[in-house]
Context: one part of a larger RNA
RNA sequence: CGUACGAAACUUGCGGAGGUUCUUCCUUAGUACGAGAGGAUUUGGAAGGACGUUCCUCUGGUGUCCCAGUUGUCGCGCUAGCGGCAUGGCUGGAUAGCUAUGAACGGAACGGAUAAACGCUGAAAGCAUAUAAGCGUGAAGCCCGCUCCAAGAUCAGGUUUCGUAGGCAAUUGCCGAAAGUCCCCUGGAAGACGACCAGGUUGAUAGGCCGGAUGUGUACGCGCAGUAAUGUGCUUAGCUAACCGGUACUAACGGACGAAUG
Numbered sequence: 001c002g003u004a005c006g007a008a009a010c011u012u013g014c015g016g017a018g019g020u021u022c023u024u025c026c027u028u029a030g031u032a033c034g035a036g037a038g039g040a041u042u043u044g045g046a047a048g049g050a051c052g053u054u055c056c057u058c059u060g061g062u063g064u065c066c067c068a069g070u071u072g073u074c075g076c077g078c079u080a081g082c083g084g085c086a087u088g089g090c091u092g093g094a095u096a097g098c099u100a101u102g103a104a105c106g107g108a109a110c111g112g113a114u115a116a117a118c119g120c121u122g123a124a125a126g127c128a129u130a131u132a133a134g135c136g137u138g139a140a141g142c143c144c145g146c147u148c149c150a151a152g153a154u155c156a157g158g159u160u161u162c163g164u165a166g167g168c169a170a171u172u173g174c175c176g177a178a179a180g181u182c183c184c185c186u187g188g189a190a191g192a193c194g195a196c197c198a199g200g201u202u203g204a205u206a207g208g209c210c211g212g213a214u215g216u217g218u219a220c221g222c223g224c225a226g227u228a229a230u231g232u233g234c235u236u237a238g239c240u241a242a243c244c245g246g247u248a249c250u251a252a253c254g255g256a257c258g259a260a261u262g
Stems, first nucleotide, its partner, number of pairs: 001152001005163007015149004021049006033038001051106005059100004066093005071086006111143002117137004166175003180257004184200005205251003208247005215239002221234005
């Protein structure tokens, strides 16, 4: 830009892409077959490998500062308590998120037409013959079926809902307003950027605050015991990121486009 008014949703599927994998064990059965050695076709069931998709409950990883311990040194006048630096100083744990080695699931089944192959009926050719007319069975293959994209599929599809104030001028125009949309702003388990999604005071979108969860593991200070190191009580304390709720305290200000003269 088009899809012959402007929008917002939900869709059909022309067509395209992906996938459609492999092994072992049990059973049928030590059966058929075979002198024996050996040893099935087939049927039903189970387990696993690789691959793929999704996820983080579990098992683990990470988690640059969430908690604790601790070494050296410097600083806060000193003690105590803290802080800086030393790979996050080192060490032990660890929320959310992201993850695999962790968890769940998948390949299918059922159909249709067939290949090789095997048949039925059956003449030409009184027989025979699966073929000449006619009718079947039959594969990881083909068409479907499963997942994804998909109406620029220009033959541009379908359905539903919303919008049809007005003013000036008077052959065309201008202003304004409608459904709605965008810029902008607050953000996001969305993201290279666009995009997508949630919101913008008629508001819980982010931050803050409050409550909870989780993690760490019992803070500071004071009391008591001990010469002291230290232990113990207040104390399952104190602190706590990304998690779950609540709450307008802070920030979501402001602006533009937009339909029946094509």
This is a predicted structure of a 262-nucleotide part of an RNA (large-subunit ribosomal RNA, domain VI) from a Pirellulales bacterium. RNAcentral holds the full RNA, with entries from ENA. Model confidence (mean pLDDT): 85 of 100. The organism belongs to Pirellulales, within Bacteria.